[in-house]
Context: one part of a larger RNA
Order: sequence, then C1' cells, then structure tokens
RNA sequence: CGUUCGAGGACUGAGGAGGUUUGCCCCUAGUACGCAAGGAUCGGGGCGAGGCGACCUCUGGUGUACCAGCUGUUCCACCAGGAGCACCGCUGGGUAGCUACGUCGCUUCGGGAGAACCGCUGAAAGCAUCUAAGCGGGAAACCCUCUCCAAGAUUAGUCCUCGUAGGCGUAAGCUGAAGUGGUUUCUGGCUUGCCAGAAACCAUGGAGGCUUACAUUAUGCCGAGAGCCCCCUGGUAGACCACCAGGUUGAUAGGCGCCAGGUGUAAGCGCAGUAAUGCGUUGAGCCGAGGCGUACUAAUAGGGCGAAGCCUUACGG
Repeated sequence: CGUUCGAGGACUGAGGAGGUUUGCCCCUAGUACGCAAGGAUCGGGGCGAGGCGACCUCUGGUGUACCAGCUGUUCCACCAGGAGCACCGCUGGGUAGCUACGUCGCUUCGGGAGAACCGCUGAAAGCAUCUAAGCGGGAAACCCUCUCCAAGAUUAGUCCUCGUAGGCGUAAGCUGAAGUGGUUUCUGGCUUGCCAGAAACCAUGGAGGCUUACAUUAUGCCGAGAGCCCCCUGGUAGACCACCAGGUUGAUAGGCGCCAGGUGUAAGCGCAGUAAUGCGUUGAGCCGAGGCGUACUAAUAGGGCGAAGCCUUACGG
C1' cells in the first nucleotide's frame, strides 16, 4: 500500500515445513519342523539405543550484584572493627535465571490409494488364462492421521463485538408543500346576520425539488468519533523494532514490611582462662534476581492519527 466504511477480538485452512529410526529380552514354545544337533513363522508383552521437544521438582554445573573463612600490604590516629588492591586476591558454600550429566514427553494406533507379487470371476480362443470389461489382497516408500507456520490464499475467506454515515458557494429558469386572506355553496347552532365546520375557486406565500451557467486542488475540505499511536513504568519478550504486562478507576518498577531461600551463631557486652581462645546473649547477624502484601516514589501533564468514491435498470465494471 492492497484486501472497496473504519476498528477490536477470535477462527477456518488453500498451501508449506517438520517428524514418522532401531536393537535386545520374555510368552506363545523347547511347540511346528528335524534322526539328532538345533529351532521358528504368526501373535502378544517388556526393557533399551538413537533422534526430537519441553522443563528446572529432584541430582549436578554456573552464579565477578549473596554469606563466611584466610594471607600480604596501604589507609581509617591506636585497640577492636572495617575499606581499597592483590586473577572475583585465595578458599568453602550458594538464591533467581540459564543449563545437562537431571526430569518429563514423543517417535503410537489406524485409514486410503497402491509397486513387484498373490488371487477371484472371465472371454477373445466352447478348453485354458489374475485381464481384455470387472473385483480382492498386497511394502519402512506416497496421501491422511501427529506437530508447527499460514487469508498478499490479489480466489485477499469466516464469526462476534464496537463506531461513523452530519455539513460545505452564487445566479437564473421551471415546479411548488404548509400557512394566511377573500368569494361562493353546503351543514349545524341560533341572539336573522353572526359564529363554527367542510368543499371548490381566486389571491398571497414561498419550504423543498429539478435543470442550466459560473466557481471549486472534489475519491476534496470541515466536524464528530470506535479505536490506535506517540510518551511513561516495566518483563513471561527482546540486537533495534516487535511482542506482552501496566499507566492513579493503578500493584508496572523501585522502596518498605512479612515470608521463602543462602550463609552459618555478627558487632558490642558479660563470664572463664596468664594467654591463644572458648562459652553466653544467638540459629545470631547479613542477605541479588524469588513469593505475598503495601501507593511511600515514579508511570504526571499532554500531543498526534483516525471511517460509505464513481458509472450502471440489473448483471457487472
């Protein structure tokens, strides 16, 4: 940009891609077969290998933003306690995430058509013949069945829901509604010339419509508006974009609280000991990514885009 009004969501599946591998053991059965030695077809069951996919509960790995121990040195005046540097200084562990060596699943069943081949019926050719007409069976290969992509499938599909369909110049000619006034007739009421109603005609009135001319960037412009985008907080997403979760009618991220989880009993003080050190306070202190909660902070305010074209009676173009 298209998909012939615009938009949000959910589908169908033309077509395409992938996968569809294989071994051993047991039963049938020591049966059929075979003198024996040996030893099945068919059918059923089990365990694997390989390949593929997903995942992190378990087992491990990593985990330079977590915890602890240790060495040298510099500094914080000193002690104590710390910080910097030394491959993350070294060492021992380790959350989330990511992972395999870990876990789970699939590689199944079935159908169609059908090769070689095996057959039925059956003539040409009184027989015979699977073939000439016709019919049946028949391989991991083919088409489905399984997984993924998929309506630019221009043959552009289907369903549900939401929204728009208002307005836009001048002049002339023709036509001309409602309304208003008058005359006549009719009907009714009566206060006998007034009121009400109806019809016809005359006049007025000009909404609207049609045609023509000029003008107009004319599938144009203005307005409204479902929705979308920008912008911002982010991650189950990610090179960017996209996608997804949110933007105060809010738990999106940070902070904070509690918990999980990791490390493994902080500092200070007290007690014991000459001291090194030990014990107590204490499963303490610290704690990244995890879970739940909580508007304290930041998602404020705002900006932009955004929908019914023409011809034709119709088919259709």